[in-house]
């Protein structure tokens, strides 16, 4: 330099054009218990950046950035 894969809560991940962006974990408050642990209820927190297509984009296209893999 070229090609491929990926980037979504603090962490790990699901989500192939329309639903409130979901789950686990974490975390806050409360409940439960003699105490701890475990458990329960209600919250908190997210689409890598910019542009385009579309009535509508996390999703499709382009450019860039980052990580990994391959080729040279």
């Nucleotide at each position: 330099g070229c090609g491929g894969u990926g980037g979504u809560a603090g962490u790990a991940u699901a989500g192939u054009g329309g639903u409130u962006a979901g789950u686990a974990u974490g975390u806050g408050a409360c409940c439960u218990u003699g105490c701890c642990a475990a458990g329960g209820u209600c919250g908190c927190g997210g689409c890598c950046g910019g542009g385009g297509u579309u009535c509508g984009a996390a999703u499709c296209c382009c450019c860039g950035c980052c990580a990994c893999c391959g080729c040279a």
A computed fold for a 72-nucleotide RNA from a Candidatus Woesearchaeota archaeon, annotated as transfer RNA. The coordinates come from a structure-prediction model, not an experiment, and the mean pLDDT is 81. The sequence is in RNAcentral, with records from ENA. Its Rfam family is "tRNA". It is annotated as a transfer RNA. Rfam's curators write: Transfer RNA (tRNA) molecules are approximately 80 nucleotides in length. Lineage of the source: Archaea > Nanobdellati > Candidatus Woesearchaeota.